[in-house]
Parts: sequence; C1' cells; structure tokens
RNA sequence: GGCAGGGUAGCUCAAUGGUGGAGCACUUCAUUCAUAACGAAGAGGUUAUGGGUUCGAGCCCCAUCCCUGCUA
Repeated sequence: GGCAGGGUAGCUCAAUGGUGGAGCACUUCAUUCAUAACGAAGAGGUUAUGGGUUCGAGCCCCAUCCCUGCUA
C1' cells in the first nucleotide's frame, strides 16, 4: 500500500430503518453491632467525526480518523 472486521453508558456487549437496553461498576435506601453478599430505587448516551438517502438512520450509502487481523 491492498483486503476484511470493528468503534454504542466507566468496562464488557445487545438493539428487524420506527421511544437506545442488559450484566458488572457507581449513587441512595433497606438489611447488619459492622462489613460483604442479597434486595429496592436512581443516575449515567452528540451511537468515532462530517455529509448523503429516507416521513424517520445506531442500522443503508460516501469520505475522514482510530483499533484489530490477513496479505504484499
């Protein structure tokens, strides 16, 4: 350089073009003499960036950036 896959919550990952969720972590409450575990509630998203298609895009198309693998 070429090809393929990937980028979504603090982390690991979901989401048929139609209101973005789960687990862990975090906060509060409850429980306990206390801590952990368990239980209840809550907060946390410019879906890498910029355009395009569409009534509507995390999803489809284009460009750019970053990561991984293969290949020369």

This is a predicted structure of a 72-nucleotide RNA (transfer RNA) from a Candidatus Daviesbacteria bacterium. RNAcentral holds the sequence, with entries from ENA. Rfam family: tRNA. The family's RNA type in Rfam is transfer RNA. The coordinates come from a structure-prediction model, not an experiment, and the mean pLDDT is 84.